[in-house]
RNA sequence: GCCGGCGUAGCUCAGAGGCAGAGCAGCUGAUUCGUAAUCAGCAGGCCGCGGGUUCAAAUCCCAUCGCCGGCU
Repeated sequence: GCCGGCGUAGCUCAGAGGCAGAGCAGCUGAUUCGUAAUCAGCAGGCCGCGGGUUCAAAUCCCAUCGCCGGCU
């Protein structure tokens, strides 16, 4: 330099055009003599960033940034 993959909640990941989800972690309550476990609930991300397409974009297209891999 070229090619490909990935970037979504604190962490690990879903979501493949129609108002963003799960598990773990966190907080509150129940249960317990107490802790753990268990159960119920709550909070937490405008989806790396900028444009475009579309009535509508995390999702499609382009550019760009970061990480990983391959080739030269």